[in-house]
RNA sequence: UAUUUAUCGAGAGCGGCGACGAGAGAAUUGGCUUGAUGACUCGCCCGGCAACCAGCCAUAGAGGCAAGGUGCCAAAUCCAACCCAAUCGGGAAAGAUAACAG
Numbered sequence: 001u002a003u004u005u006a007u008c009g010a011g012a013g014c015g016g017c018g019a020c021g022a023g024a025g026a027a028u029u030g031g032c033u034u035g036a037u038g039a040c041u042c043g044c045c046c047g048g049c050a051a052c053c054a055g056c057c058a059u060a061g062a063g064g065c066a067a068g069g070u071g072c073c074a075a076a077u078c079c080a081a082c083c084c085a086a087u088c089g090g091g092a093a094a095g096a097u098a099a100c101a102g
Stems, first nucleotide, its partner, number of pairs: 004099005013046001015045005023034003028081004047073003052069002055065003077094001082091003
């Protein structure tokens, strides 16, 4: 990077210090939100959430414990777009994460 499978309205920092300096919320369009009270990104530190994998326990099975490997910590994956529907909702597409294989 691509394939397959599973999950994605739950949860937990709009934390601190330093650098940068205008955008950011994946991409396009629209909306909405956010940002010079310094966002995003990068480095360090602290705090936390979560059970996909590994581990332990138990079992007929469902399950429980637990943060080692990943991941995550504004807003539903921020919302919509396409289809069904009828404005509720369901599905698809795209995306994210994990696991397996190459």
The RNA shown here (SAM riboswitch aptamer (S box leader)) has 102 nucleotides.
The coordinates come from a structure-prediction model, not an experiment, and the mean pLDDT is 78.